[in-house]
Transfer RNA from a Nanobdellota archaeon, 73 nucleotides, folded computationally. Its Rfam family is "tRNA". Rfam links the family to the GO term triplet codon-amino acid adaptor activity. The family's RNA type in Rfam is transfer RNA. The organism belongs to Nanobdellota, within Archaea. The sequence is in RNAcentral, with records from ENA.
RNA sequence: GCCCUGGUAGCUACAGCGGUAGAGCGCGUGCUUGGUAAGCACGAGGUCCCGAGUUCAAAUCUCGGCCAGGGCU
Numbered sequence: 001g002c003c004c005u006g007g008u009a010g011c012u013a014c015a016g017c018g019g020u021a022g023a024g025c026g027c028g029u030g031c032u033u034g035g036u037a038a039g040c041a042c043g044a045g046g047u048c049c050c051g052a053g054u055u056c057a058a059a060u061c062u063c064g065g066c067c068a069g070g071g072c073u
Stems, first nucleotide, its partner, number of pairs: 001072007010025003014022001019056001027043005049065005
C1' cells in the first nucleotide's frame, strides 16, 4: 500500500439486515423474608463510531473517514 471482518445501553467474540432499537448480566425501586442472599414485578439508561449520499422512511443500502482484529505484498 491492497483486501476481508467488526464498531448498537456500564459490560458482552451480543440480537436486530429498510418501517416504534432489544436480550442477558449489572444499576434503581417495590414485593417476598425476622434479616440477608436467592426469586418475582416494574423502571432508568442509546447522537446505533463520525460525515455525506440514496429513499416517503436508514442501525440496516452506497461512498469517504476513524478505530480494532485478520490476510496479502